Predicted 3D model of a 115-nucleotide RNA (SAM riboswitch aptamer (S box leader)) from Alkalihalobacillus alcalophilus ATCC 27647 = CGMCC 1.3604.
[in-house]
RNA sequence: CUCUUAUCGAGAGAGGUGGAGGGACUGGCCCGAUGAAACCCGGCAACCGUAAAACGAAUCUUUUCGUUCAAAAGGUGCUAAAUCCUGCAAAGCCAAAUGCUUUGAAAGAUGAGAU
Repeated sequence: CUCUUAUCGAGAGAGGUGGAGGGACUGGCCCGAUGAAACCCGGCAACCGUAAAACGAAUCUUUUCGUUCAAAAGGUGCUAAAUCCUGCAAAGCCAAAUGCUUUGAAAGAUGAGAU
């Protein structure tokens, strides 16, 4: 880099360094010298992992898998706004729309696994 799979309207700092950009991309709309990115610390969460129990399934009879519950030492991740909205398709509303609503896909992000 590519593939598979799960999740994405909850949650998280008036801290330090730093100094102008940032919110993936498009079109919007926003955030930012009342201090952007980045780094450090703090925090959130519970994907992997951990410990224990209950239930269910499988089994080569002791293990494995699934669901629920717990904590958060370890591996990641996250820490403005719904993944900020939107981009393709369908359906509904409306007299109609370049308007509104809903659903699905695509794209993206993160974890786990595979090549």
Description: Model confidence (mean pLDDT): 81 of 100. RNAcentral holds the sequence, with entries from Rfam and Ribocentre.